This is a predicted structure of a 540-nucleotide part of an RNA (large-subunit ribosomal RNA, domain I) from a Chitinophagaceae bacterium. It matches the Rfam family "Bacterial large subunit ribosomal RNA". Rfam links the family to the GO terms ribosome and structural constituent of ribosome. The organism belongs to Chitinophagaceae, within Bacteria.
Context: one part of a larger RNA
RNA sequence: AGCAUACGGGGAAUGCCUAGGCUCUCAAAAGCGAUGAAGGACGUGAUAUACUGCGAAAAAUUGCGAGUACUAGUAUGUAUAGGAAGAUCCGCAAGUAUCCGAAUGGGAAAACCUGUUAUUUUGAAGAAAUAACAUUCUAAUUUUAUUAGAAAGCUAACCUCGUGAACUGAAACAUCUAAGUAACGAGAGGAAAAGAAAACAAGAGUGAUUUCCUAAGUAGUGGCGAGCGAAAAGGAAACAGCCCAAACCAAAAAUGUUACGGCAUUUUUGGGGUUGUAGGACCAUAACAUAAAACUUUAUUCAAAAUAAGAAGUAUAUGGAAAUAUACACCAAAGAAGGUGAAAGUCCUGUAUUAGUAAUGAAUAAAAUUUUUAUUGGUAUCCUGAGUAAGGCGGGACCGGUGAAAUCCUGUCUGAAUCUACCGGCACCAUCCGGUAAGGCUAAAUAAUAAUGAGAGACCGAUAGUGAACUAGUACUGUGAAGGAAAGGUGAAAAGAACCAUGAGAAAUGGAGUGAAAUAGAACCUGAAACCGUAUGCUU
Numbered sequence: 001a002g003c004a005u006a007c008g009g010g011g012a013a014u015g016c017c018u019a020g021g022c023u024c025u026c027a028a029a030a031g032c033g034a035u036g037a038a039g040g041a042c043g044u045g046a047u048a049u050a051c052u053g054c055g056a057a058a059a060a061u062u063g064c065g066a067g068u069a070c071u072a073g074u075a076u077g078u079a080u081a082g083g084a085a086g087a088u089c090c091g092c093a094a095g096u097a098u099c100c101g102a103a104u105g106g107g108a109a110a111a112c113c114u115g116u117u118a119u120u121u122u123g124a125a126g127a128a129a130u131a132a133c134a135u136u137c138u139a140a141u142u143u144u145a146u147u148a149g150a151a152a153g154c155u156a157a158c159c160u161c162g163u164g165a166a167c168u169g170a171a172a173c174a175u176c177u178a179a180g181u182a183a184c185g186a187g188a189g190g191a192a193a194a195g196a197a198a199a200c201a202a203g204a205g206u207g208a209u210u211u212c213c214u215a216a217g218u219a220g221u222g223g224c225g226a227g228c229g230a231a232a233a234g235g236a237a238a239c240a241g242c243c244c245a246a247a248c249c250a251a252a253a254a255u256g257u258u259a260c261g262g263c264a265u266u267u268u269u270g271g272g273g274u275u276g277u278a279g280g281a282c283c284a285u286a287a288c289a290u291a292a293a294a295c296u297u298u299a300u301u302c303a304a305a306a307u308a309a310g311a312a313g314u315a316u317a318u319g320g321a322a323a324u325a326u327a328c329a330c331c332a333a334a335g336a337a338g339g340u341g342a343a344a345g346u347c348c349u350g351u352a353u354u355a356g357u358a359a360u361g362a363a364u365a366a367a368a369u370u371u372u373u374a375u376u377g378g379u380a381u382c383c384u385g386a387g388u389a390a391g392g393c394g395g396g397a398c399c400g401g402u403g404a405a406a407u408c409c410u411g412u413c414u415g416a417a418u419c420u421a422c423c424g425g426c427a428c429c430a431u432c433c434g435g436u437a438a439g440g441c442u443a444a445a446u447a448a449u450a451a452u453g454a455g456a457g458a459c460c461g462a463u464a465g466u467g468a469a470c471u472a473g474u475a476c477u478g479u480g481a482a483g484g485a486a487a488g489g490u491g492a493a494a495a496g497a498a499c500c501a502u503g504a505g506a507a508a509u510g511g512a513g514u515g516a517a518a519u520a521g522a523a524c525c526u527g528a529a530a531c532c533g534u535a536u537g538c539u540u
Base pairs, nucleotide, nucleotide: 001539002538003537004536005535006534007533008532009531015525016489017488020460021459022457023456024455025454026453027452029449031154032153039100040099041098042055043054044053046078047077050074051073061094062093063092064091065090070082071081072080105114106113107112115133116132117131118130119129120128121127122126135151136150137149138148139147140146141145158189159187160186161185162184163183169176173223199206200205210237211236212235213234220228221227241441242440243439244385248271249270250269251268252267253266254265255264256263257262276419278384279383280382281381282378283377284376291372292371293370294369296367297366298365299364300363301362302361303360307355308354309353313328314327315326316325317324329346330345331335337349338348339347390414391413392412393411394410395409396408397407400426421436422435423434424433425432476483477482496524499511500510501509502508
């Protein structure tokens, strides 16, 4: 020096565990904000670094309820206090709530600086306290200023609208694609949007919208390349229909005119009226009751906080410990689950099942009020949404890339008809059929989940699962936008090693003691390998 064996050091894999994650289901919720939000800064404790809570009334205050023996958060300890006159804890309601922040008296380099007016304290100056004082819009008064109200900002996705790429694919690339996607902007709601046929269809019929299945990768479209890609019918989910404008009538006001009796026009308000088998006004006629809806009040019932009740097992053996084994029992509307010194239906918390009430919400009933709806006939006259429909040019949307190109939207130029009317049925024309545009509202079926509650998993188990099981968006890096970690486990219980010795020692170690175990000793479960040693043997 090598090899082998044994025993250690070192190291952290592995195994086991879970306090945290991941995905999904159901319920409920879907907003918060000038009554100052979200988010922060700074404070606040007997002791107080961080987190949590709270706000100069500051780990808290008040009321009501619930509940019972301890309590002063994580978080031990010491001290000092509180509590059967019911604390702490829990629920509901209220008070307080510094400064910044939409931030709003003005300003500013956020958490700071500094005014005006009124009132108050003070003899005055000065100082201090309280309140008001931003902008925009709307409305009302009266008058050109007051008063009142609203808005703003934040928030995960879903929704509507506006603006609108490129990489990419086409094996290059330009039409095309990606894609009306991403991004940006505006706005709303718990959903949004759409919606009661100027719709589809086809010689038969359907009867608002939305979503799903299917039709169908079909009909189509397409440098007919890459690709893009319907609809009707059929089957389901859910179903709900309505209101104006106008004609006509009435009132008021203004203006014009007057023969002072009025008349006309305009505006406003009320009645009336709302459709395609055309309807309504108008004229005549009938009815005057029934039904429905909204809101208010009262009553009842239900839901609903904390919370409460809630069955049934002992002995022996082993063991540090019994829930294990053995023996004999019991409950079960409860054998979900978790905990307890190993594996518990009957030990604890619970579970099934019941009970419980404030705020609040819902349903039902009754009463009052308000509102809405509804006959038939006649058809001379009047009304039925105009810079609209349609057309030319240029674009866009549709399955449809200009094509034979209907339909829809419109930048621009033109520009109808008025029920003997008008629009559509994929150029266009005729017949036929369907409908009535140019005003508006509308629940459900649908989309989505930041936050809340309950639960589930042939999901992970600390290099995994969130970046984060721990002081985590922390430490740290960067001028900044931004980037971004590592780090879990003593034991059943701290019983966390009194005391003695060695030592400079509050280091470390040896005894002693605790414990089932200390090779479980805090650098703490298990403790692989690399690597380092000690002892013994063999070889050189």